This is a predicted structure of a 102-nucleotide RNA (Purine riboswitch aptamer) from a Bacillota bacterium. NCBI's taxonomy places the organism under Bacteria, Bacillati, Bacillota. It matches the Rfam family "Purine riboswitch aptamer". The family is grouped with related families in Rfam's "Purine riboswitches". For this family Rfam cites "Riboswitches Control Fundamental Biochemical Pathways in Bacillus subtilis and Other Bacteria" (Mandal et al., Cell, 2003). Rfam 15.1 lists 4,097 matches to the family in 1,411 species.
RNA sequence: CAUAACUUGUUUUGCCGGUCUCAUAUAUCCUCGGCGAUAUGGGCCGAGAGUAUCUACCGGGCUGCCGUAAACUGCCUGACUAUGAGAGGGAUGCUUAGUGCG
Numbered sequence: 001c002a003u004a005a006c007u008u009g010u011u012u013u014g015c016c017g018g019u020c021u022c023a024u025a026u027a028u029c030c031u032c033g034g035c036g037a038u039a040u041g042g043g044c045c046g047a048g049a050g051u052a053u054c055u056a057c058c059g060g061g062c063u064g065c066c067g068u069a070a071a072c073u074g075c076c077u078g079a080c081u082a083u084g085a086g087a088g089g090g091a092u093g094c095u096u097a098g099u100g101c102g
Stems, first nucleotide, its partner, number of pairs: 001014002004011003019087007026056001030048006041066002050057001058078005064072001
């Protein structure tokens, strides 16, 4: 929003939207080119690749390493987007977390 019923404001059913959770994709990962910084630094731009997949591909923190050069490393943390599914009540058992008491 619609539908049905009667208890006329409640209920039933359907559709759509929203929220949260889980899952899948992708690792917010990798590769290449250009520019830029230099132990108070280690950044920026473009392209490719990655997905039964549109979009995105960054932020912050910690750390190693590089003796002044052109090259970085490892780890932690945060989503967005696409698609699928779930969300109520009761009982029992187990486990874990939090809280209170001893």
It was read from a public genome assembly, where an Rfam model found it. The model forms 100% of the base pairs in the Rfam consensus.